[in-house]
RNAcentral holds the sequence, with entries from ENA. The RNA shown here (small-subunit ribosomal RNA) has 1515 nucleotides and comes from an uncultured bacterium. It matches the Rfam family "Bacterial small subunit ribosomal RNA". Rfam links the family to the GO terms structural constituent of ribosome and ribosome.
RNA sequence: GCUCAGAAUGAACGCUGGCGGCGUGGAUUAGGCAUGCAAGUCGAACGAGAAAGCGGUUUUUAAUCGUGAGUACAGUGGCGGACGGGUGAGUAACGCGUGGGAAACCUGCCCUCGAGUGGGGGAUAACAACUCUAACGGGUUGCUAAUACCGCAUAACAUCACAGGUCGCAUGACCCGUGAUCAAAGGCGGCCUCUGCUUGCAAGCUAUCGCUUGAGGAUGGUCCCGCGUCCCAUUAGCUUGUUGGUAGGGUAACGGCCUACCAAGGCGACGAUGGGUAGCCGGCUUGAGAGAGUGACCGGCCACACUGGGACUGAGACACGGCCCAGACUCCUACGGGAGGCAGCAGUCGAGAGGCUUCGGCAAUGGGGGAAACCCUGACCGAGCGACGCCGCGUGGGCGAUGAAGUCCUUCGGGACGUAAAGCCCUGUCAUACGGGAUGAAAAACAGAUUGGUCAAUAUCCUUUCUGUCUGACAGUACCGUAAGAGGAAGCUCCGGCUAACUCCGUGCCAGCAGCCGCGGUAAUACGGGGGGAGCGAGCGUUAUUCGGAUUUAUUGGGCGUAAAGGGUUCGUAGGCGGUCAGGCAAGUCAGGGGUGAAAUCUAUCGGCUCAACCGAUAAAUUGCCUUUGAAACUGCCUGACUUGAGUACGAGAUAGGAAAGCGGAAUUCUCGGUGUAGCGGUGAAAUGCGUGGAUAUCGAGAGGAACACCAGUGGCGAAAGCGGCUUUCUGGCUCGAUACUGACGCUGAUGAACGAAAGCCAGGGGAGCGAACGGGAUUAGAUACCCCGGUAGUCCUGGCCGUAAACGAUGGGCACUAGGUGUGGGAGGUAUCGACCCCUUCCGUGCCGCAGCUAACGCAUUAAGUGCCCCGCCUGGGGAGUACGAUCGCAAGGUUGAAACUCAAAGGAAUUGACGGGGGCCCGCACAAGCGGUGGAGCAUGUGGUUUAAUUCGACGCAACGCGAAGAACCUUACCGGGACUUGACAUUAUCUUGCCCGUCUAAGAAAUUGGAUCUUCUUCCCUUCGGGGAAGACAGGAUAACAGGUGGUGCAUGGUUGUCGUCAGCUCGUGUCGUGAGAUGUUGGGUUAAGUCCCACAACGAGCGCAACCCUUGUGCUUAGUUGCUAACUUGUUUUACAAGUGCACUCUAAGCAGACUGCCGCAGAUAAUGCGGAGGAAGGUGGGGAUGACGUCAAAUCAUCAUGCCCCUUACGUCCCGGGCUACACACGUGCUACAAUGGCCUGUACAGAGGGUAGCGAAAGAGCGAUCUUAAGCCAAUCCCAAAAAGCAGGUCCCAGUUCGGAUUGGAGGCUGCAACUCGCCUCUAUGAAGUAGGAAUCGCUAGUAAUCGCGGAUCAGCAUGCCGCGGUGAAUACGUUCCCGGGCCUUGUACACACCGCCCGUCACACCACGAAAGUUGGCGAUACCUGAAGUUACUAGGCUAACCCCGCAAGGGGAGGCAGGUACCGAAGGUAUGGCUAGCGAUUGGGGUGAAGUCGUAACAAGGUAACC
Repeated sequence: GCUCAGAAUGAACGCUGGCGGCGUGGAUUAGGCAUGCAAGUCGAACGAGAAAGCGGUUUUUAAUCGUGAGUACAGUGGCGGACGGGUGAGUAACGCGUGGGAAACCUGCCCUCGAGUGGGGGAUAACAACUCUAACGGGUUGCUAAUACCGCAUAACAUCACAGGUCGCAUGACCCGUGAUCAAAGGCGGCCUCUGCUUGCAAGCUAUCGCUUGAGGAUGGUCCCGCGUCCCAUUAGCUUGUUGGUAGGGUAACGGCCUACCAAGGCGACGAUGGGUAGCCGGCUUGAGAGAGUGACCGGCCACACUGGGACUGAGACACGGCCCAGACUCCUACGGGAGGCAGCAGUCGAGAGGCUUCGGCAAUGGGGGAAACCCUGACCGAGCGACGCCGCGUGGGCGAUGAAGUCCUUCGGGACGUAAAGCCCUGUCAUACGGGAUGAAAAACAGAUUGGUCAAUAUCCUUUCUGUCUGACAGUACCGUAAGAGGAAGCUCCGGCUAACUCCGUGCCAGCAGCCGCGGUAAUACGGGGGGAGCGAGCGUUAUUCGGAUUUAUUGGGCGUAAAGGGUUCGUAGGCGGUCAGGCAAGUCAGGGGUGAAAUCUAUCGGCUCAACCGAUAAAUUGCCUUUGAAACUGCCUGACUUGAGUACGAGAUAGGAAAGCGGAAUUCUCGGUGUAGCGGUGAAAUGCGUGGAUAUCGAGAGGAACACCAGUGGCGAAAGCGGCUUUCUGGCUCGAUACUGACGCUGAUGAACGAAAGCCAGGGGAGCGAACGGGAUUAGAUACCCCGGUAGUCCUGGCCGUAAACGAUGGGCACUAGGUGUGGGAGGUAUCGACCCCUUCCGUGCCGCAGCUAACGCAUUAAGUGCCCCGCCUGGGGAGUACGAUCGCAAGGUUGAAACUCAAAGGAAUUGACGGGGGCCCGCACAAGCGGUGGAGCAUGUGGUUUAAUUCGACGCAACGCGAAGAACCUUACCGGGACUUGACAUUAUCUUGCCCGUCUAAGAAAUUGGAUCUUCUUCCCUUCGGGGAAGACAGGAUAACAGGUGGUGCAUGGUUGUCGUCAGCUCGUGUCGUGAGAUGUUGGGUUAAGUCCCACAACGAGCGCAACCCUUGUGCUUAGUUGCUAACUUGUUUUACAAGUGCACUCUAAGCAGACUGCCGCAGAUAAUGCGGAGGAAGGUGGGGAUGACGUCAAAUCAUCAUGCCCCUUACGUCCCGGGCUACACACGUGCUACAAUGGCCUGUACAGAGGGUAGCGAAAGAGCGAUCUUAAGCCAAUCCCAAAAAGCAGGUCCCAGUUCGGAUUGGAGGCUGCAACUCGCCUCUAUGAAGUAGGAAUCGCUAGUAAUCGCGGAUCAGCAUGCCGCGGUGAAUACGUUCCCGGGCCUUGUACACACCGCCCGUCACACCACGAAAGUUGGCGAUACCUGAAGUUACUAGGCUAACCCCGCAAGGGGAGGCAGGUACCGAAGGUAUGGCUAGCGAUUGGGGUGAAGUCGUAACAAGGUAACC
């Protein structure tokens, strides 16, 4: 860094779904809309005024009258349509929030107070007639009313002008005087007191509703200001009405709001301008909080009403259901024209994962109109639909074990589901049926009574109180009662870890799962199903989103040496921060008071619905802002002072600090000359190269460039980069010392400026050496490299660019504080001395070690990475990428700034244990070396591979498979192949039934297995018995049936057991303690020593275990005991008399039991006095005497399922079983292991000597005989220290061969035999005879062996009927060499590096090829946005004009009429939406082609990196 567990949602999807309450429900297309409804009302403002129906008259029709009714519809007029309701497109804004201001304002209806309401006039709609039009709508003429309209009168505390006074806050506010100017409308009820007529009515009176005017209030609004309010700087500059002024206009009102003129301002790094996104808030979700996210419902504000523009009316609009214009869209049309605007409530289509009824009612609350009744009200109240959310309830309760059946599991015993079910006894919520049945309703009104007021009045009107009447959409609902009956009501997800919950089967990297890690390749607790379990429950999961966890943006609360992160360095602007003392102020700060912070929400308490959700009341809270009073410590500001921070002056000092000029010697190279001759040079080795035209070497002279040996030092100087011969000049900084002065003048430092290695660039010089590129030579599989020979740019100088480095101490700067020790450079002081030293103190620098502390550890540690303060820079997973685009700098190269898509679950740091290294140190081993003999060449034997085959059965594969399993394949073995057969089976156990067969013998068929026939006909016990036999039980055997057998079928990667190997290497661990955050370490390391972790010493270790060693066997010496079958010295006897046999004997040899012996015990030397080593003595043996057995923890998924055992899987008339034949023995070839040789140290012949250890009755087999021989015949002895196998061979003696393919060698083949065995054809061994191959010492390479060993010689045994050159043993003869540990191989210990941990057979990089994905560039192309310039210019306001039209007022006139004022149509002008043209800008899509990037199981080429990674790596 990623991920999960929590909470939440206007949700959606999947599965499921009983009831109720309260909420909530178009978030996407501010997309389009059919239909209905959503704003009207008033006859008590006004004129006009029906019809149907009903009734009457008339003789019916018809007509007429009354009623309907002054009703309906329409009109004039008033009020209301600016509220209520919807939506969130726009808006980053005084839009919103909060707090202020208006002395710069408006306010219909309402309330309070004052005054008034007089008198006139002219019209007009409706209507009627005529008329145009399809329609919508008009036109002309005529009539008429008003609370419609217009003069006149009167009028003020109103407005204006002038004068005066008071007050405030700058403009100003208030009061008073004079003058001028401006109003109105009536309706309804009652009455007769007054007046007029006069039953009574009115112009009268009265009441009431209006009307006009003024003041005040209330309410609502408008404007202004402080503060707050998202992202991008890869948007850095923006602005011309712009900023201000003057004057005017306009507005309810201030204002560049607008116009003219004047000035040139205004905004911006505290982010202007531009771009993107977004309605804001109370709140809501989350959180411990701080915060983060959000702005559904409810409430406040704003904005909008198809899109854009505009005004009119009005108190209020630039107006959702008004008007005009333009545009798009839809509809109607008679084609001429018209109509419309659901973001009101329902509803419809569309797009979408997604969102309701074209419901009821004005009963309540509220609103409009009205005097009121009342009317209107999709506001609202209700109902309906949706598990969308929250809350509540239910789906039953008790008893009930044979722990039923069933299912699942099983070790087959059992266990689980599980008191669960059944069964018995109950209850009655919800639902169902029936019955009862609310609250919400009180006003208003009317009727009656009543109080007070007005008035002339007991009238009317207003008012108080009481009584009565009337009004319910929801709804026959809530609620209550009764009835019946467990009856109608449970699912979803999960069960590998995180994370509660486990088993079986299926599947077999398939199908699938998965939030992360990861599961699945034949035993899957992870896939699918079953059983069981866990969790929640009318819901449960999934998806999406938000907060949390995440201190993972860190204010609370993080970091930067190595994990991401200190700028390359310095100077310095803004900014931030800042020493001591005193006084003042009160901005910050703190305290008290006041205002505000709407309600709702949240919290607490109480209350109402049966509870809860929900609702109500009260309180608290609202962390904020404003205001006022106070405090003065701290910060700040002002004033004054101070010296310690900082600086200046003075005196010394060190210095590769910088710049310039000059000078010097050594060396390289070149040139010239001398000497001199054949090579030089170079390398791992060479070659290219140079050289007889004289090189290299050497001497002398000269030229030129570059760099400055020694001194030289974790020494010095500088801000860093960096600076090194010497001298001079100019110049910067630093340190020390002692005084004086200035008086905080300081620190840091965004932007900025300067400096800035090397390489590189431009121009001009210079060029000795070195030396990219390049050429050549080598190396190599290749070698565009490393190595060598050359060599151009460059390196050097001058001037100018570049501006980067692993520019590093990977560590920004400053100040202060916090144990020391020890070097070193510069200075000062003290002490001391003749003096230089030495020593002590102190300041500045530079190193090492180290305490506390810090750190993940490593480490840092007064030169901090410790403890604090101040300022700056930087970081936020890896890759993509320091890339792209943009901007900017640069001549270029390139630098600076610096993303995203996509992709991964890591990348990384430090340390640990291992392993590894073509790292290091120490040590060991037949590891090398030194030797001896082999293998590799030949022939043969044997095993393996390969090939072949019907089959050539299977296994073993580097060491550690290959004379291995196999201690012995002709049949058998045998597992393979072909063919023939069997199916409870060749073999085991059990049960039932049945039989007394079967077996044996003979015979037939057959290759045999097998089949047929004949013969034979079981045993024990008991009972019965006619005794012939029968029955029962059991045993045995055959048959049938069922369980089952059987499998050398698979899996050694499911296993046990066994074995190999490292390795008989010296190691591997544990307890306690200690150290470490931890993994771990210590011990086990170190110094010695050993064959050894063997021992000694040291040591935070002390002990212990498994290994080592010893104990065991054998062999080597001796002793004791024992004495046959062994032995025979002595003795006796016999005989064929060098000898043998018998006896005696047990001395010796030997045999086999016990014991002794060897322990560095003794001596000397070395060593730490130790361990131990070396030498010596003695001894048969000397330092584990030789050999064997014995194999630690572990490694290799090492080998073995075919020794055996075994889980699971598979086969079951076959993958089982039997039989015959064949095969395992094949043969172009390749390899391993052996035998025999190639010869004279030999072959052959003759003679002759000496072992050990074994074996033997289905055996060894003597002697004798036969045969050339293998062998045969016959047969003694021996169950063995007795007999036999049995001859040992090399050796020794003699002879022969004479160096050759032989008298070497024996393969191969012919012939003839022998033996074993049913059987030697495939396919045995041996003998004789004949034949007589290759081979003359074995290339590269490779093996064994260190002493009784190698080499060589024979002998025996197991297996076995027969068949070894193999294997296991035995003895005989019997060497050479080891200097030594550099190298090869293996191993042990310590250490080091590591990017390895499947551990180097590791890891891993880049191109190329293929597939997919996202991105960049690109000729261009298609949109969008806003800008600028110009053209055109609707509606409309304003201005001007107005020759046309014109009732009210004025003038003339008797009148008609005329004129004037005023108004209007029309016209003109400015502005002006949409539109057009043009230009450039920004942005988005597409784009042939192209570029790199990412991902992918296996591809190609190389080997770059990690070990010294094989040329150290990296920038």